Background: A computed fold for a 71-nucleotide RNA from Patescibacteria group bacterium UBA3530, annotated as transfer RNA. It matches the Rfam family "tRNA". By type it is a transfer RNA. It was read from a public genome assembly.
């Protein structure tokens, strides 16, 4: 330098173009003499900018970062 792949709650991981979900975690509460376990509630995300579409995490373009391959 070229090509390919990836980027989603704090972390890990889902989601046929049609309500962004789950687990762990945090917070509050219940249970307990206290803690843990367990139970209920709650917090929290689509890398950035455009485009297509009635509607985009998803499709297209460009960019940023990460990884792989080639030289």
């Nucleotide at each position: 330098u070229g090509c390919c792949a990836g980027a989603u709650c704090g972390u890990c991981u889902a989601a046929u173009g049609g309500u962004a979900g789950g687990a762990c975690g945090g917070c509050c509460g219940g249970u307990u003499c206290u803690g843990g376990u367990c139970c209920g509630g709650u917090c929290a995300a689509u890398c950035u900018a455009g485009g297509u579409u009635c509607g985009a995490a998803u499709c297209c373009u460009a960019g940023u970062c990460u990884g792989g391959c080639a030289g």